The RNA shown here (transfer RNA) has 71 nucleotides and comes from a bacterium. Rfam family: tRNA. Rfam classes the family as a transfer RNA. Model confidence (mean pLDDT): 82 of 100.

RNA sequence: GGGCCUAUAGUAUAAUGGUAACACGGGACCAUGGCAUGGUUCAGUCGGGAGUCCGAUUCUCCCUAGGUCCA
Numbered sequence: 001g002g003g004c005c006u007a008u009a010g011u012a013u014a015a016u017g018g019u020a021a022c023a024c025g026g027g028a029c030c031a032u033g034g035c036a037u038g039g040u041u042c043a044g045u046c047g048g049g050a051g052u053c054c055g056a057u058u059c060u061c062c063c064u065a066g067g068u069c070c071a
Base pairs, nucleotide, nucleotide: 001070002069003068004067005066006065007064010024011023013021018054026042027041028040029039030038031037047063048062049061050060051059
C1' cells in the first nucleotide's frame, strides 16, 4: 500500500428494511429480625458523516478504530 471481516446498554452477545432485545451488572420496592437469596419494576445502547428509501442497526459510499491475509 491492497483484499476481507468486525463496530449495538457498564460487560458479553441477538435482532437482515417497519416499536432495538436476552443474560450478567446498576437503582427502587416486596419477602426475612438481618445477610445471602428470590420476586416485581425502572433507567441505560445501534462508532462518526453522507446517500438510497415513505421508513435504515440493517442497503451503498467515505472516515475512524480493531482483527486477519497478501505484498